The RNA shown here (transfer RNA) has 73 nucleotides and comes from a Spirochaetota bacterium.
It matches the Rfam family "tRNA". It is annotated as a transfer RNA.
It was read from a public genome assembly.
């Protein structure tokens, strides 16, 4: 330098055009228990890396860009 993959909640990840964007773990609160753990319930937490474009509509498609990983030279 060229190409490929990834970037979504504190962490690990789903979601490949249309509904208030979800799960597990974690956190807070409650129930239970003599207490703790375990178990159960509820709640909070997101500019979907950034910009622009396509579209009636973009987390999803395209271009550029940032960061991380990989292949080749």
């Nucleotide at each position: 330098g060229u190409c490929c993959c990834g970037u979504u909640a504190g962490c690990u990840c789903a979601g490949u055009g249309g509904a208030u964007a979800g799960a597990g773990c974690g956190a807070g609160c409650g129930c239970c228990u003599c207490c703790u753990a375990a178990g159960c319930g509820c709640u909070a937490g997101g500019u979907c890396g950034g910009a622009c474009g396509u579209u009636c509509g973009a987390u999803u498609c395209g271009u550029c860009u940032a960061c991380g990983g990989g292949a080749c030279g």